Predicted 3D model of a 158-nucleotide RNA (Lysine riboswitch aptamer) from uncultured Bulleidia sp. Taxonomically the source falls in Bulleidia (Bacteria, Bacillota, Erysipelotrichia, Erysipelotrichales). RNAcentral holds the sequence, with entries from MGnify. It matches the Rfam family "Lysine riboswitch aptamer". A reference for the family is Grundy et al. (2003), "The L box regulon: Lysine sensing by leader RNAs of bacterial lysine biosynthesis genes", Proc Natl Acad Sci U S A. Gene Ontology term of the family: lysine biosynthetic process.

[in-house]
RNA sequence: GAUAGAGGUGCGGCAUUCAUCAGUACCGGCGGCGGAAGACGGACAUCGGACGCGGGAAAGGGAAUGCUGCCGAAGUCUUCUUUCUUUGUCCGGAGAGAGCGGGCUGGGAUGCAGGGAAAUACGCUGCAUACUGUCACAUGCAUGUGUGGAGCGCUAUC
Repeated sequence: GAUAGAGGUGCGGCAUUCAUCAGUACCGGCGGCGGAAGACGGACAUCGGACGCGGGAAAGGGAAUGCUGCCGAAGUCUUCUUUCUUUGUCCGGAGAGAGCGGGCUGGGAUGCAGGGAAAUACGCUGCAUACUGUCACAUGCAUGUGUGGAGCGCUAUC
């Protein structure tokens, strides 16, 4: 340097079904009132709120099952480039994707805090706790114990 592997409630993707989202948004509907409040900010335009009745979603996120790609699997932060959303145009801001690069995290669990989210779901980040895999050092004599490090690592073969 190449190839192949290991960690385990291991990490992702896709499809189907189900619950939630929610009696919410919305309505080519009805009634009466009012053109004010309002739309991420500004300018110019365009729209229009609350209430009663009737009708009435979806996406994201989640669970289960199946298929599938894998072991920096993957996640997250960020510069740059680009696409889209935010009523239309312009300027600014915010958000969601994609691509190259860079930084951080061995892994899952539990708890706390913060953020995302409709949410008590779930996920992300940080901290703490023990567990687990791996290597190094020390110790022990039986197959352990202690301390520490990080996947740009570890093991095997060539």